[in-house]
Molecule: transfer RNA
Organism: Chitinispirillaceae bacterium
RNA sequence: CGGGGUGUAGCGCAGCCUGGUAGCGCACGUGGUUUGGGACCACGGUGUCGCUGGUUCGAAUCCAGUCACCCCGA
Numbered sequence: 001c002g003g004g005g006u007g008u009a010g011c012g013c014a015g016c017c018u019g020g021u022a023g024c025g026c027a028c029g030u031g032g033u034u035u036g037g038g039a040c041c042a043c044g045g046u047g048u049c050g051c052u053g054g055u056u057c058g059a060a061u062c063c064a065g066u067c068a069c070c071c072c073g074a
Stems, first nucleotide, its partner, number of pairs: 001073007010026004020057001028044005050066005
């Protein structure tokens, strides 16, 4: 320098192809249960979907650029 992959909640990930309310597990908070803790039950999302711009009535999703990390090639 060229090509490819990944980036979504505190952590691990799904959703993207085929645009239409942002989700799952663990963890966490509040309450219940318990003498207390753990376990269990109920409720709660804690998030600029890496960033910027474009298309669209509507973008995590499509397009362009860009950043970080990983892999391959030179």